[in-house]
RNA sequence: CUCUUAUCCCGAGAUGGCGGAGGGACUGGCCCGAAGAAGCCCAGCAACCAUCACUGUGACAAUGUGAAACGGUGCUAACCUGCAAGGCAUAUUUGGUGUGCCUUGAUCGAUAAGAG
Numbered sequence: 001c002u003c004u005u006a007u008c009c010c011g012a013g014a015u016g017g018c019g020g021a022g023g024g025a026c027u028g029g030c031c032c033g034a035a036g037a038a039g040c041c042c043a044g045c046a047a048c049c050a051u052c053a054c055u056g057u058g059a060c061a062a063u064g065u066g067a068a069a070c071g072g073u074g075c076u077a078a079c080c081u082g083c084a085a086g087g088c089a090u091a092u093u094u095g096g097u098g099u100g101c102c103u104u105g106a107u108c109g110a111u112a113a114g115a116g
Stems, first nucleotide, its partner, number of pairs: 001116008013042001016041003022032003026082001028080002043076003048072002051067004083105010
C1' cells in the first nucleotide's frame, strides 16, 4: 500500500506540564485557536486483540456470557455538506425545474483484527 471482517451509538483534559501557530481527514460551509493550535509528556475513556472464569468437547477447537484494566493498539470541542433513490412543503408550471426539510443506501474517511 491492497484485500477481508467488525464497529463508527455512548464515554473521556475547550481548563495539568512542555511547546509556540495552526487545527477540525478531503470539498464547500460553519467553527476552534496568543484567554495558547499542531506535536510530545502526563492524566483519563473505551474494551478491538491478548488475559482470566464460565459455557462448549471424550479432549481440544469454534461459539456465547462475564470479569479485570498490568500488556499491543485506539480515542479524549461541536457540526452540516458531497453521489443515488424516495417522501413532504413551496415558487413557477404542459412536461419539468428551483428552494427548504426528512428518510434510506452507496462512496469517501477513521479504528481494530487477519491475510498478501
Molecule: SAM riboswitch aptamer (S box leader)
Organism: Evansella tamaricis